RNA sequence: UUGCGAUAAUAGCAAAGUCGGCGAAAGCCGGCGGCGCAAAGCUGAGACUCGCGAAGUGCGGCGAGGGUCAGGCUGCCGAA
Numbered sequence: 001u002u003g004c005g006a007u008a009a010u011a012g013c014a015a016a017g018u019c020g021g022c023g024a025a026a027g028c029c030g031g032c033g034g035c036g037c038a039a040a041g042c043u044g045a046g047a048c049u050c051g052c053g054a055a056g057u058g059c060g061g062c063g064a065g066g067g068u069c070a071g072g073c074u075g076c077c078g079a080a
Base pairs, nucleotide, nucleotide: 004078005077012037013036017032018031019030020029021028022027035067041073042072043071046069047068048065049064050063051062052061
C1' cells in the first nucleotide's frame, strides 16, 4: 500500500415506535428513541420498489425511496 476485519479505540449516522408539522398519496421534516451500520459519507434514479389527486398522454407522464442492488468520488481505526 492492497486486501480483510474484531466482544478493540475514537468519532459519526439512526430502524421500528411515538409526539408535532407538511403532503391527495407514496412519503418527507423536526423532537424523543435506538434496530442496526465502515461507508447507514457524498453523488447518482441504470435496475428495483412504492404512490398517482392535479397536470400531461412520450405511464419514466408526475411524484417518492440511497437503511433495496449496481456505478462514480472520498474516508476513521488496526487485533487476527